[in-house]
Context: one part of a larger RNA
Molecule: large-subunit ribosomal RNA, half A
Organism: hot springs metagenome
RNA sequence: GCUGAUGGUGGAUACCUAGGCACGCAGAGGCGAAGAAGGACGUGGUAACCGACGAAACGCUCCGGGGAGUUGGAAGCAAGCAGUGAUCCGGAGAUAUCCGAAUGGGGCAACCCGAUAGACUACCGACUGAAUCAAUAGGUCGGCAAGAGCGAACCCAGCGAACUGAAACAUCUUAGUAGCUGGAGGAAAAGAAAGAAAACUCGAUUCCCUCAGUAGUGGUGAGCGAACGGGGAAGAGCCUAAACCAGGAGAUUCAUCUUCUGGGGUAGUGGGACAGCGAAAUGGAAUCUGAGUGUUAGACGAAGCAGUUGAAAGCUGCACCAGAGAAGGUGAAAGUCCUGUAGUCGAAAGCGCAACGAUACUAGCUGGAUCCCGAGUAGCACGGGGCACGAGGAAUCCCGUGUGAAUCAGCGAGGACCACCUCGUAAGGCUAAAUACUACUGCGUGACCGAUAGCGAAACAGUACCGCGAGGGAAAGGUGAAAAGAACCCCGGGAGGGGAGUGAAAUAGAACAUGAAACCGUCAGCCUGCAAGCAGUGGAAGGACGAUUCAACGUCUGACCGCGUGCCUGUUGAAGAAUGAGCCGGCGAGUUAUAACGGGUGGCAGGUUAAGGUGAACAGCCGAAGCCAAAGCGAAAGCGAGUCUGAAUAGGGCGUUGUUAUUGUCACGCGUUAUAGACCCGAACCCGGGUGAUCUAACCAUGGCCAGGAUGAAGCUUGGGUAACACCAAGUGGAGGUCCGCACCGACCGAUGUUGAAAAAUCGGCGGAUGAGGUGUGGUUAGGGGUGAAAUGCCAAUCGAACCCGGAGCUAGCUGGUUCUCCCCGAAAUGUGUUGAGGCGCAGCGGCUGUGAAUGAAAGCCUGGGGGUAAAGCACUGUUUCGGUGCGGGCUGCGAGAGCGGUACCAAAUCGAGACAAACUCUGAAUACCAGGCGCCAAGCAGCUAGUGAGACGGUGGGGGAUAAGCUUCAUCGUCGAGAGGGAAACAGCCCAGACCACCAGCUAAGGUCCCCAAAUUGUCACUAAGUGAUAAAGGAGGUGGGAGUGCAAAGACAACCAGGAGGUUGGCUUAGAAGCAGCCAUCCUUGAAAGAGUGCGUAAUAGCUCACUGGUCAAGCGCUCCUGCGCCGAAAAUGAACGGGGCUAAGUGACGUACCGAAGCUGUGGGAUAUGUUGCAUAUCGGUAGGGGAGCGUUCCGCGAUAGGGAGAAGCACUAGCGGCAAGCAGGUGUGGACGAAGCGGAAGUGAGAAUGUCGGCUUGAGUAGCGAAAACAUUGGUGAGAAUCCAAUGCCCCGAAACCCUAAGGGUUCCUCCGGCAGGUUCGUCCGCGGAGGGUUAGUCAGGACCUAAGGCGAGGCCGAACGGCGUAGUCGAUGGACAACGGGUGAACAAUCCCGUACUGACCAUAAGUUGUGCAGAGGGACACAGAAGGCAAAGCCAGCCGGAGGUUGGUUACCGGUUCAACCAGUCAAGGCGAUGAGAGGCGGAGAAAACGCUUUGAGCCAAGAUGGGAGUACGAGGUGCUACGGCACCGAAGUGGUGUAGUCAGGCUGUCAAGAAAAGCUCUAAACACGUUAACUUAUGGUUACCUGUACCCGAAACCGACACAGGUAGGGAGGUUGAGAAUACCAAGGGGCGC
Repeated sequence: GCUGAUGGUGGAUACCUAGGCACGCAGAGGCGAAGAAGGACGUGGUAACCGACGAAACGCUCCGGGGAGUUGGAAGCAAGCAGUGAUCCGGAGAUAUCCGAAUGGGGCAACCCGAUAGACUACCGACUGAAUCAAUAGGUCGGCAAGAGCGAACCCAGCGAACUGAAACAUCUUAGUAGCUGGAGGAAAAGAAAGAAAACUCGAUUCCCUCAGUAGUGGUGAGCGAACGGGGAAGAGCCUAAACCAGGAGAUUCAUCUUCUGGGGUAGUGGGACAGCGAAAUGGAAUCUGAGUGUUAGACGAAGCAGUUGAAAGCUGCACCAGAGAAGGUGAAAGUCCUGUAGUCGAAAGCGCAACGAUACUAGCUGGAUCCCGAGUAGCACGGGGCACGAGGAAUCCCGUGUGAAUCAGCGAGGACCACCUCGUAAGGCUAAAUACUACUGCGUGACCGAUAGCGAAACAGUACCGCGAGGGAAAGGUGAAAAGAACCCCGGGAGGGGAGUGAAAUAGAACAUGAAACCGUCAGCCUGCAAGCAGUGGAAGGACGAUUCAACGUCUGACCGCGUGCCUGUUGAAGAAUGAGCCGGCGAGUUAUAACGGGUGGCAGGUUAAGGUGAACAGCCGAAGCCAAAGCGAAAGCGAGUCUGAAUAGGGCGUUGUUAUUGUCACGCGUUAUAGACCCGAACCCGGGUGAUCUAACCAUGGCCAGGAUGAAGCUUGGGUAACACCAAGUGGAGGUCCGCACCGACCGAUGUUGAAAAAUCGGCGGAUGAGGUGUGGUUAGGGGUGAAAUGCCAAUCGAACCCGGAGCUAGCUGGUUCUCCCCGAAAUGUGUUGAGGCGCAGCGGCUGUGAAUGAAAGCCUGGGGGUAAAGCACUGUUUCGGUGCGGGCUGCGAGAGCGGUACCAAAUCGAGACAAACUCUGAAUACCAGGCGCCAAGCAGCUAGUGAGACGGUGGGGGAUAAGCUUCAUCGUCGAGAGGGAAACAGCCCAGACCACCAGCUAAGGUCCCCAAAUUGUCACUAAGUGAUAAAGGAGGUGGGAGUGCAAAGACAACCAGGAGGUUGGCUUAGAAGCAGCCAUCCUUGAAAGAGUGCGUAAUAGCUCACUGGUCAAGCGCUCCUGCGCCGAAAAUGAACGGGGCUAAGUGACGUACCGAAGCUGUGGGAUAUGUUGCAUAUCGGUAGGGGAGCGUUCCGCGAUAGGGAGAAGCACUAGCGGCAAGCAGGUGUGGACGAAGCGGAAGUGAGAAUGUCGGCUUGAGUAGCGAAAACAUUGGUGAGAAUCCAAUGCCCCGAAACCCUAAGGGUUCCUCCGGCAGGUUCGUCCGCGGAGGGUUAGUCAGGACCUAAGGCGAGGCCGAACGGCGUAGUCGAUGGACAACGGGUGAACAAUCCCGUACUGACCAUAAGUUGUGCAGAGGGACACAGAAGGCAAAGCCAGCCGGAGGUUGGUUACCGGUUCAACCAGUCAAGGCGAUGAGAGGCGGAGAAAACGCUUUGAGCCAAGAUGGGAGUACGAGGUGCUACGGCACCGAAGUGGUGUAGUCAGGCUGUCAAGAAAAGCUCUAAACACGUUAACUUAUGGUUACCUGUACCCGAAACCGACACAGGUAGGGAGGUUGAGAAUACCAAGGGGCGC
């Protein structure tokens, strides 16, 4: 590692249901000021929660039912009740705290104040009463008790979107939808024709079927979409205004008019008034009665035993009932056990319906003179809305603005309008039923779900939890028949376990029925330590096992060998290093309705009903309205077996007739389409209504805060100075968006951090720090908006438009995903159009069905055609090189010019030679194409219905590009795509070849035959020497083979060696020199076998050495040029890589042979399927993506069915060698399990999972890894305990100390204290805890808040405004962060203390007594009452200094060092008193303004007024360092010294003083008061004394934090007060005190 066995974990599966879901029938369709819905708080012997109830509180009274137990869920303990009838059920009553419409006022709901309070509105009455005479509005009081609020859908009305669709978008659509708002009812609305219509007319409204997807409407787009008529449900009609009459009242110009009440009257073949005649039937919706009936509790109600079993109802045996065999329960499956069921009865009381009856009301006929018949109305114009109808020819209906009729001889309508005709009678009102809905009650039903399902919720769920809020929103079922829930023993501190016992079963033991998989163990068999890769598959040695599915057996393992790059998606193409998935299990995607078309099956022959009716109710029957068909043609009128066109009888089109074949319609199932979310998941957006300014921005109101130091503006003073200023100096002074720098605020740099300590911090530096400063509390501004010293910044960790819910399942031409099997066929990546290009339409190509035999597709062959490509050519059009002639031109000579000449320049044209062309052709193929013939295995056509419309490479022919690209774009063919197999090492597109299955048979293709590796070390002839083979160019080379040509050579070549290589002459010139050899010119002659006026080297120049050339020796071939085969160099890249490797001299290369290997090709044998033809045979076919068609398997439920089977063991789960086109799958057996449940034939679907960064749950891996949250630090001893680094105690050490201490506001809400505990929480541990359990704890006239006041702001009687909701706002009323306001010291105490106790005070109210006074309210005044900065002084407190006292070491004395050293408020004495105001006048008197006080002004007089603090009392049995004694170690009791002075802040004097400009709340308490008004002398007020009395809420604890805000016991944030010593300017810094800590590894 594989396998087996056995466990754990986990909670799938199957079974179950207590709960849901959807309907049906019936009821009910509201509750509420007599206080609702909904809550808060309480009520029990014990009581946290749910339910019930309400201070009369787990209940009370009465009337019925019922008949034995009972005190709810819910046990236990305790105590009760009940045949004198409990508990329980029904009816009627009583009680019913507080909040809530909430209603006496207020308010932060469930509280406060208060008390005469039903607030406010409506209605009724009375009394009053403005502008304004009368009157009215208004006000006050009384009466009445109508409204208010809540509630699911349905209904009517007001306002009214957007996404979306139109493939964009604006009219249009979505849609009058969603939403908001108002209102009503059990239904609502509508409704008795100024109607519909057009015939033989109908006769309110509403609803259903149909008409009909018709007529219409419509950017004539998308879409929208009637009515008439017909069939049904239901059925019901009435009342007024007016004319006229009577009466009352008012006005009056006395004619009359207005108004109220009563009568009258209500219609369209017009009616009524009016005149005349005449009478009592009918009707219903009104009121009363209530026969009866229903309902709210109930009662009776047949029939079975035994055996078996843990248990019987199952089975066996023998019975019975049935107007009852519905159902549920009972230890399993019950007609006869229980509850029930069929059937039959029943109400004291309440409620519903209601027959009969009664009461009231309710009709007519004739006449035709006059009168009446609904006015700012109808109509019209303009602007809109609504009608299916979008302004259209647009009627009809409604609204706004303007205008403005008629009265029956009238008026309106009949789709502009007019005429005729017909219908109706507007401008007033009411009206059941049929229809819509279901929050609620009862009963019942289900081819609905069965715990990831069904409601979100089977369970204490709208809960836990999240969010400021609106709002969002879970998970979680099962012991057993019965707790019989495990006594007792053992291990252990417990937890847990082992025995025993219970039970049918304990692997049913409470983490409990079944108990799958992932995952984790234990045991056993085999394999594995020289071996490389999708991990399998085809072989296979060895080892170990088994025994009724097999006996030629099976299981496990698997050394070694061959072959072999997962799955899905998406692509031209994926092993891909492109996507997705950690693994397992569950859930998870083409459905439903309506309509249409097609084919299938069935019924009928014309088919069929719809709504509805009936019905023992998914049936059947009735129902013919309607639809389709039965006749077509035409644009239509229309005609009709014909019709249209047309002058036509013609012709033609489309039909009819006839044969074959058909046909039609209705229903069901299938496919497709349309409309709906329409296969599933997925946006960013848009719109509507709400929620948010506890973060942050700005503003408003009201309060806090800013150590210390420095600088030294103006002004002033003094001196100088000036005529006077100016100016100067010194001092004083204390300004400033001044300076340095703590707190505080900010955030420039760096590091750390970056799964953080922290969703923005830490550390070290940094900026501002009296100002445009910072901060607390309360408030305001809201999303199409606010705010913004402006960054699109901020508006709750969200901002180019917040958040929440809704429209909503928005839309998505886009991405992803889309679940069982087999069989047959099988594409496309092209054309064209497209706001089209990754989409779509049509065509092309696929599938299925039918048709198709008269005709004759494709390949192939034959025949006949046209062409203008390749090639070729230059005749045309162009281009082009050379040569000849050469027009013309240029240059040039002569000439006065005309002109005549010259020319090696350019050059037309032409001739000769040679070329080029996609847009040249005098020519011109091969192919292709067309037609005909042969051929022949079936094309074609029609209907229905797909996918495709990204292609890729290779060959050939082109274009673009660079005759680049694995480039791009066409044409054509092939392959891939969608194609496996063999070859090319490996390698979609290349070569060979098209896989139905099996075979341990054969033959071949491409390609191969030394080994890897199947087959030749095969044969012959050559080449190569480079490992070329087994990468590459220009270029280079006496490599080598072959061929061709040419020259020399036996008269001796080539090479080598020997020898010569001379003379004129140093040629001339030049030159300093130039002698063969610097240079220029010339380059001759002689000798000779040969020898240049010299091929090089060399010299200053010579010289010298050579060469050419010649002779000799030698001896046979020697040179040169061209073509060609194979080789060589050129040849540098990053791990080693250019034969596949070994290796090869062939096993390389070329040529020619022979043999063999080699594939899923072909053949052979066997088997299967499909198609066709035939009948049991034959032939052909069977790769396959998108896609089409066909046949099946399985799951859940339903019918047969109370099926077969089942405790002698169902389903499920696990294993298993059987069966099956060995497909999906199905049996049998064994074990587990413990109650259900097949097969078959049919039916219906929430019907099949591996993927959707799916979803929920479980479990791995990472990993015993990172980490354990400030580096202020621990150590020892002892204790406790089962156990101690962590708890307790002691000792030492270390840290903070403007804090890491103490107090307090907010916030939190018991965390406080004590005892007990230690499963979880605590980042370790734990005996400990802010953890769990139980008990306890918060005491106020004076503290804070309320019973007082007001600010910003909120609400707001009246009022103003507004579609509605509502907005604003006066009087008022709330609202602290401000104003006002009375207590201190000590003690006690586990936990509280200005709260309890002691002592000593003060405030308000009441009473009494005494004295005095006249007041109080209303109203009017004063006052309260205010900025900032600065400076100086006085005096408390702390501290310090000094004095004094005490203590210890240590035997004494002294010195040094250590510890302590106090007493409030209020009151009195006014004795002291700094200071402030005050002669610029304190205080007092008088006068003044219409004036009472105060204030103000004038005047007279002239020194006072305010004030911290000090002193004394309070106040001494008080406190006090310390000491002594006792102790249960927590503490208790007793004694008790000294108890003075100086200095001294930000406190206080002080709301003071000085300065400055930006000029700095309100109201009440408090004080004063004349007139008027109200009350008042039996009253009121003041003072004093005494007595009595004083309500509600908070009070524990934390509070720079482990208790608040940050998800945490989180290095962050959090307003205010106190704040000692040394150093120092300091609240800096450093070290310490009090006090607190050592940061939970």